[in-house]
RNA sequence: GUCAAUCCAUGGGGGUGCCCGUCCGGGCUGAGAUCACACCCCUUGAACCUGAUCCGGGUCAUGCCGGCGGAGGGAACUGGAGUCGAUGUCCG
Numbered sequence: 001g002u003c004a005a006u007c008c009a010u011g012g013g014g015g016u017g018c019c020c021g022u023c024c025g026g027g028c029u030g031a032g033a034u035c036a037c038a039c040c041c042c043u044u045g046a047a048c049c050u051g052a053u054c055c056g057g058g059u060c061a062u063g064c065c066g067g068c069g070g071a072g073g074g075a076a077c078u079g080g081a082g083u084c085g086a087u088g089u090c091c092g
Stems, first nucleotide, its partner, number of pairs: 001087003006081004010076001011042004016036001017028005048073003054067004
């Protein structure tokens, strides 16, 4: 000096299921289960969608877990800070 990670700003993308009970509540998983302006993700892209009324396992039940997936799509060539990390050059 440059750049990961990380943080901030602006802009953008996304999901909101299953079960129980009489409304409205409660339970399960998860970062988030429909307004929380929360959570996650933005090409270094598994956030999310298609395949899918899919396949195997498991559960009271459910994308609950795994496969599918070195498949296909998918939103920033943004600005700033920045070191416990990485690295280039110069001097001693």

The RNA shown here (TPP riboswitch aptamer (THI element)) has 92 nucleotides and comes from a Thermoanaerobaculales bacterium. Model confidence (mean pLDDT): 77 of 100. It was read from a public genome assembly, where an Rfam model found it. Its Rfam family is "TPP riboswitch aptamer (THI element)". Rfam links the family to the GO term thiamine pyrophosphate binding.